[in-house]
RNA sequence: UUUGUCUCAGAGCAAACCAGGAGCAACCCUGGGACGCAGAGUUAUGGGGCAUUCUCAAGGAAUGUUUGCCAGGCCGCCAAA
Numbered sequence: 001u002u003u004g005u006c007u008c009a010g011a012g013c014a015a016a017c018c019a020g021g022a023g024c025a026a027c028c029c030u031g032g033g034a035c036g037c038a039g040a041g042u043u044a045u046g047g048g049g050c051a052u053u054c055u056c057a058a059g060g061a062a063u064g065u066u067u068g069c070c071a072g073g074c075c076g077c078c079a080a081a
Base pairs, nucleotide, nucleotide: 001081002080003079004078012037013036017032018031019030020029021028035068041074042073043072045071046070047069048066049065050064051063052062053061054060055059
């Protein structure tokens, strides 16, 4: 540097749900939990989803949220060549 569908190793993360807390909400935080994840590491940059507000004939706009929806950026473990 390239490849990793499957296979090896040491680790790692944690869906639903439950309890407590913050928020109008989406969603988030802590603890339990474990559906899954080879990057389920990180980043709201592009697209998408969701919530709220405004407008509205259709539709659109603003703000927020989501990286465990996809793509891009950054950083990185193991194995093989």

About this RNA:
c-di-GMP-I riboswitch aptamer from a Nitrospirota bacterium, 81 nucleotides, folded computationally. Its mean pLDDT, the model's own confidence on a scale to 100, is 78. Of the family's consensus pairs, 100% are formed in the model. The sequence was found by an Rfam model in a public genome assembly.